[in-house]
RNA sequence: UCUUAUAUUUGGCAAAGUAUCCGAAAGGAUACUUACGCAAAGCCACGGGUCUAAGGUAAGUUUACUAUGACAGCCGGGUUGCCACG
Numbered sequence: 001u002c003u004u005a006u007a008u009u010u011g012g013c014a015a016a017g018u019a020u021c022c023g024a025a026a027g028g029a030u031a032c033u034u035a036c037g038c039a040a041a042g043c044c045a046c047g048g049g050u051c052u053a054a055g056g057u058a059a060g061u062u063u064a065c066u067a068u069g070a071c072a073g074c075c076g077g078g079u080u081g082c083c084a085c086g
Stems, first nucleotide, its partner, number of pairs: 012038002016033007036073001042079003046076003049071003055066005
């Protein structure tokens, strides 16, 4: 230099279930079990969207509206990280 063959990660998070706690609820936290899946399924409520309605308002014996509550594993955005190539 050519040809052939082999290899092409280490790892991470955790849907759902159960138990306990917080919460009016949506939902969240921790632990166990176990992976539905995810190249950001790490973090952030800035924009859109979705969920809930304690309190408030309106009608009246019950319903409707409403976020100051929640969802980052709904989308976009911001930001940090891992691997590979250049």
c-di-GMP-I riboswitch aptamer from Pelotomaculum isophthalicicum JI, 86 nucleotides, folded computationally. Its Rfam family is "c-di-GMP-I riboswitch aptamer". Rfam links the family to the GO term cyclic-di-GMP binding. The coordinates come from a structure-prediction model, not an experiment, and the mean pLDDT is 82. Of the family's consensus pairs, 95% are formed in the model. The RNAcentral record of the sequence draws on Rfam.